[in-house]
Molecule: transfer RNA
Organism: Minisyncoccota bacterium
C1' cells in the first nucleotide's frame, strides 16, 4: 500500500431492527461476624465517533478512527 476481521458498563463478555441493554467479576451500602475474610441481599456504571435507510438502529449500509491478522 491492497484484503479482511473486531470497537458495549472500570475489567471481561451476552445480546440477528421493537426498549429497563442482560450477566460475571469489581466498587458502594447493608445483613451475617468480637474483628477481617467468606455468604446473602440492594444499588452502581457502557453500545468508537460522523452521516444514511427505516416508523423505529447496538443490529443494516457508507466515511472516518483504534486495534488485530494475511497479503505485497
Nucleotide at each position: 500500500g491492497g484484503c479482511g476481521g473486531u470497537g458495549u458498563c472500570g475489567u471481561c463478555u451476552a445480546a440477528u431492527g421493537g426498549u429497563u441493554a442482560g450477566g460475571a467479576c469489581g466498587c458502594u451500602a447493608g445483613a451475617u461476624u468480637c474483628u477481617c475474610a467468606u455468604u446473602c441481599u440492594a444499588g452502581u456504571a457502557a453500545c468508537c465517533g460522523g452521516g444514511g435507510u427505516u416508523c423505529g438502529a447496538u443490529u443494516c449500509c457508507c466515511c472516518g478512527u483504534a486495534u488485530c491478522g494475511c497479503u505485497a